RNA sequence: UUCUUAUCUGGAGCAGCAGAGGGACCGGCCCGAUGAAGCUGCAGCAACCCCCACAAGGUGGGAAGGUGCUAAUUCCGUCAGCAAAAGCUGGAUGAUAAGGG
Numbered sequence: 001u002u003c004u005u006a007u008c009u010g011g012a013g014c015a016g017c018a019g020a021g022g023g024a025c026c027g028g029c030c031c032g033a034u035g036a037a038g039c040u041g042c043a044g045c046a047a048c049c050c051c052c053a054c055a056a057g058g059u060g061g062g063a064a065g066g067u068g069c070u071a072a073u074u075c076c077g078u079c080a081g082c083a084a085a086a087g088c089u090g091g092a093u094g095a096u097a098a099g100g101g
Base pairs, nucleotide, nucleotide: 001101002100003099004098005097006096007095008094013042014041015040016039017038021031022030023029026077027076028075043070044069045068048066049065050062051061052060053059054058079090080089081088082087
């Protein structure tokens, strides 16, 4: 970098350094000097990998380790269908995990 599968309306933040951006792109709407991004430390959430038990393609429990995450539904919309409308459903995109090329 690419492919496959699964999940994405739940959950969980403080401190130090730093100093103006950030929420993927676009449009919107937000967050931000009462301190953005980034880095570090500690804490936490979750349970994909992992560990244990059992009636074992599953269910229940655990959290040492590998990842991930800790504003807003993937923040909302974009494409399609349905609907008088509000809106609903699905998809796409993106993210994460595990496995493969």